[in-house]
RNA sequence: CUUAUCAAGAGUGGUCGAGGGAAAUGGCCCGAUGACGCCCGGCAACCUGCACGAAGUGCAAGGUGCUAAAUCCGACAGCAAUGCUGAAAGAUGAG
Numbered sequence: 001c002u003u004a005u006c007a008a009g010a011g012u013g014g015u016c017g018a019g020g021g022a023a024a025u026g027g028c029c030c031g032a033u034g035a036c037g038c039c040c041g042g043c044a045a046c047c048u049g050c051a052c053g054a055a056g057u058g059c060a061a062g063g064u065g066c067u068a069a070a071u072c073c074g075a076c077a078g079c080a081a082u083g084c085u086g087a088a089a090g091a092u093g094a095g
Base pairs, nucleotide, nucleotide: 001095002094003093004092005091006090011040013039014038015037019030020029021028026073027072041067042066043065045064046063047062048060049059050058051057052056071089076086077085078084079083
C1' cells in the first nucleotide's frame, strides 16, 4: 500500500500496585470491592490442518489476535434530528 472483518463470543483464578479505556479535541465510564500489565484459563476473527464438498459447513486450537461498556460515544457530512446513515480515521488478520 491492497483486501476482509470490527453491534456476537470469552474468568468468582494468581501476581503487580495506580492509573486505565486501539490517534487528537470534547465527554462519559472502569479502578485499593485491586483497574492496567503479566501468567494461566477461555473465545474463535483471519491464516493453517483434517473431513464432507458446489456454495459452504463442522472439528482442531498450531501462528497471530481477542478476553468492561458497539471501535464506549466522538473529526466530518446528510436527514424525517434523544437518533440513524455514510465517509474518514483506527484496530486485527492475510498478501
Predicted 3D model of a 95-nucleotide RNA (SAM riboswitch aptamer (S box leader)) from a bovine gut metagenome.
Its Rfam family is "SAM riboswitch aptamer (S box leader)". From the family's description: The SAM riboswitch is found upstream of a number of genes which code for proteins involved in methionine or cysteine biosynthesis in Gram-positive bacteria.
Model confidence (mean pLDDT): 76 of 100.